Overview
The RNA shown here (Lysine riboswitch aptamer) has 167 nucleotides and comes from a sheep gut metagenome. The coordinates come from a structure-prediction model, not an experiment, and the mean pLDDT is 82. Rfam family: Lysine riboswitch aptamer. Rfam links the family to the GO term lysine biosynthetic process.
């Protein structure tokens, strides 16, 4: 440098279908109340609507969507990928939280899972972080077994992907 392996619950992506979101948001009707409400969680500015009734409460009619999820197929793969940190973009403007997208970064993580906890989320789904527990894969050392020996199998201890195997 090239090519591979870990699993049938390996990792990720877009689309389709379906359920959930939810009888929620929104909107209309009338009743009661009576001055605020909306545009980025919050704050400030600016603007718009509002006694020709804001907003709230209960009732009735109509009634979503996005994100997230599941199944199968397809596509890209084995630092697959995820996270942390830093920069940028998004909204009426500013400060600023969160979210989404993107770029950089050998900072962390071998892989899937159980449990606990924290965060995201409408959610008990699911995702992410941390800790811990066994399992699994690989390498090293040691012991046992088979074998002339090695390859094989079992066990113990330790390491980790900048690794391991082959050329």
């Nucleotide at each position: 440098a090239u090519a591979g392996a870990g699993g049938u619950u390996g990792c990720g992506g877009g689309a389709u279908u379906u359920a959930u979101c939810a009888g929620u948001a929104a909107u209309c009707c009338g009743g009661c109340u009576g001055a605020u409400g909306c545009g980025c969680a919050g704050g400030g500015g600016c603007g718009c609507a509002g006694g020709c009734g804001a907003g709230g409460c209960a009732g009735g009619g109509u009634g979503a969507a996005a994100g997230g999820a599941a199944a199968g197929a397809c596509c890209g793969c084995c630092g697959a990928a995820g996270g942390g940190u830093g920069g940028g973009c998004a909204g009426c403007c500013c400060c600023g939280a969160a979210u989404g997208c993107u770029c950089a970064u050998g900072c962390c993580u071998g892989g899937g899972g159980g449990u606990a906890u924290c965060g995201g989320g409408a959610a008990u789904a699911c995702c992410g972080g941390u800790a811990u527990c066994a399992c699994u894969g690989u390498c090293a050392u040691c012991u046992u077994u088979a074998u002339u020996a090695a390859c094989g199998a079992a066990g113990a201890u330790g390491g980790g992907g900048c690794g391991c195997u082959a050329u």